[in-house]
Notes: This is a predicted structure of a 341-nucleotide part of an RNA (small-subunit ribosomal RNA, central domain) from candidate division WWE3 bacterium RBG_19FT_COMBO_53_11. Model confidence (mean pLDDT): 87 of 100.
Context: one part of a larger RNA
RNA sequence: CUGGGCUUAAAGAGUGCGUAGGUGUUUCGGGAAGUCUCGGCUUAAAUCCCGCGGCUCAACCGCGGAACGUGUUGAGAUACUUCCGAAAUUGAGGAAGGUAGGGGGUGGCGGAACAUUGCAAGGAGGGGUGAAAUCCGAUGAUCUGCGAUGGAACACCGAAAGCGAAGGCAGCCACCUGGGCCUUUCCUGACACUGAGGCACGAAAGCUAGGGGAGCGAAACGGAUUAGAUACCCGUGUAGUCCUAGCCGUAAACGAUGGACACUAGCUAUCUCGCAAGAGGUGGCGUAAGCUAACGCGUUAAGUGUCCCGCCUGGGGAGUACGGCCGCAAGGCUAAAACUC
Numbered sequence: 001c002u003g004g005g006c007u008u009a010a011a012g013a014g015u016g017c018g019u020a021g022g023u024g025u026u027u028c029g030g031g032a033a034g035u036c037u038c039g040g041c042u043u044a045a046a047u048c049c050c051g052c053g054g055c056u057c058a059a060c061c062g063c064g065g066a067a068c069g070u071g072u073u074g075a076g077a078u079a080c081u082u083c084c085g086a087a088a089u090u091g092a093g094g095a096a097g098g099u100a101g102g103g104g105g106u107g108g109c110g111g112a113a114c115a116u117u118g119c120a121a122g123g124a125g126g127g128g129u130g131a132a133a134u135c136c137g138a139u140g141a142u143c144u145g146c147g148a149u150g151g152a153a154c155a156c157c158g159a160a161a162g163c164g165a166a167g168g169c170a171g172c173c174a175c176c177u178g179g180g181c182c183u184u185u186c187c188u189g190a191c192a193c194u195g196a197g198g199c200a201c202g203a204a205a206g207c208u209a210g211g212g213g214a215g216c217g218a219a220a221c222g223g224a225u226u227a228g229a230u231a232c233c234c235g236u237g238u239a240g241u242c243c244u245a246g247c248c249g250u251a252a253a254c255g256a257u258g259g260a261c262a263c264u265a266g267c268u269a270u271c272u273c274g275c276a277a278g279a280g281g282u283g284g285c286g287u288a289a290g291c292u293a294a295c296g297c298g299u300u301a302a303g304u305g306u307c308c309c310g311c312c313u314g315g316g317g318a319g320u321a322c323g324g325c326c327g328c329a330a331g332g333c334u335a336a337a338a339c340u341c
Base pairs, nucleotide, nucleotide: 003313004312005311006310008294012309014201015200016199017198021194022193023192025088026087027086028085029084030083031082033081034080035077036076037075038074039073040072041071042069049065050064051063052062053061054060091191092188093187094186095185096183097182098181099180103177104176105175106174107173108172109171110154114150115149116148117147118146119145120144125136126135162169163168206247207246208245209244210243211242215241216240220236221235222234223233258308259307260306261305262304263303266285267284268283269282270281271280272279273278290297291296314341315340316339323334324333325332326331
């Protein structure tokens, strides 16, 4: 000496479940595979090291010694790891009793707004903009009242709030259903953590088939603006946005921060359980120690440690080509090189 890293410099897989594997609590007994000690065997010579010697010295060479192994074999040790057996309860799970919630699915209902339409009333403008125009209006618009129909979204409550693994989730009611938290003893007795492959879920857009279509609105068309205006602004407006079934599998899928466990000053706000003590979440401050290139992080760590997985290794070429797998397609996943700086 036996890499260093991953919030922002390259780098945490979008998320979960879980196979193999890796890792794994306390006590006792046994074995002795790892581990440790001792001995035998073998480890050609040369080389390296030590001593002596030969070429005038040295290099070089000769002689003697020492040394050389994840090897093999025998004997022994038992702290740790491991294996077998027995036991334990603090890890994990279960039972019982409570409890909060936009967690998920299905069905029903509601009001406001909006659009269309009918009737009434009314009579010249309306709309739009920086200003205008396209556009709508005497076949009666805009505005007002009453009625009908339709689709989509749910103001206030609403919050730094809550729930969910993530994506995400919000009007009200009912039914079906997942998870969490708290309390107490009781039960099981390490059943645990992580997780290559694998499987499942996965915003928006997009795709297939059938419906639906109010508002909005890629594309498209028109009016403006402008030197031009394939834009920003205005008027129309198709797909889409919505529903059902099935695909797609991506994202600044972000906390740009993988999961689990333990330990390391606080103050403050808020949610849930509890009379309280306390426990579990979600935020703020910015502090102790510490960390960081700095910014900052700081018991919700980016601190101190252990275990497991994923990933990075100069910029461009390139997340591309080729091949393979997946997809109806769009494309996705995997993933180079020449060349160049």
Overview:
The source organism's lineage runs through Bacteria, Bacteria candidate phyla and candidate division WWE3. Rfam family: Bacterial small subunit ribosomal RNA. Rfam links the family to the GO terms structural constituent of ribosome and ribosome.